[in-house]
Molecule: transfer RNA
Organism: bacterium
RNA sequence: GCCCCUGUAGUUCAACGGAUAGAACUCCGCACUCCUAACGCGGGAAUCCAAGUUCGACUCUUGGUAGGGGCA
Numbered sequence: 001g002c003c004c005c006u007g008u009a010g011u012u013c014a015a016c017g018g019a020u021a022g023a024a025c026u027c028c029g030c031a032c033u034c035c036u037a038a039c040g041c042g043g044g045a046a047u048c049c050a051a052g053u054u055c056g057a058c059u060c061u062u063g064g065u066a067g068g069g070g071c072a
Base pairs, nucleotide, nucleotide: 001071002070003069004068005067006066007065010025011024012023013022018055027043028042029041030040048064049063050062051061052060
C1' cells in the first nucleotide's frame, strides 16, 4: 500500500428495511433482614462519525474512523 471481518446500555449479546431498539449481568431506589448477602418490586442507561437510498435505516450504499486478520 491492497483486501476481508467487526463496532448497539458500564459489560456480554439480540433486533426480516416497519410497534416506544430488547434481554442478562451491573448500577440506583424501595421492600425483606438485627445487619449483610440472596430473593422480590420499580427505575436509569446504548446504535462509532458524516452523507446517500427509501414512505421508513441498527440493518442497504459511499466516505471516514477504531480494533482484528490476510497479502505484499